[in-house]
RNA sequence: GGGCCUAUAGUUAAGUGGUAUACCGCGUCAUUCGCAUUGACGAGUCGCCGGUUCAAUUCCGGCUAGGUCCA
Numbered sequence: 001g002g003g004c005c006u007a008u009a010g011u012u013a014a015g016u017g018g019u020a021u022a023c024c025g026c027g028u029c030a031u032u033c034g035c036a037u038u039g040a041c042g043a044g045u046c047g048c049c050g051g052u053u054c055a056a057u058u059c060c061g062g063c064u065a066g067g068u069c070c071a
Stems, first nucleotide, its partner, number of pairs: 001070007010024001012022002018054001026042005047063005
């Protein structure tokens, strides 16, 4: 320098154009003499910039970061 893959909540991951989900973690409440466990409720997320579309996490281009292969 070139090819390919990946980027979603604090963590690990689903999500084939129409309300963004799960586990763990976090907060509040209940349970307990107290802790733990358990239960209920809640907060929190689509890397950045553009394009297509009535509508983009999803499709397209570029950038950034990471991984991998070639030179």
Predicted 3D model of a 71-nucleotide RNA (transfer RNA) from a Candidatus Roizmanbacteria bacterium. Rfam family: tRNA. Rfam describes the family as follows. Transfer RNA (tRNA) molecules are approximately 80 nucleotides in length. The same sequence occurs in records of 2 taxa.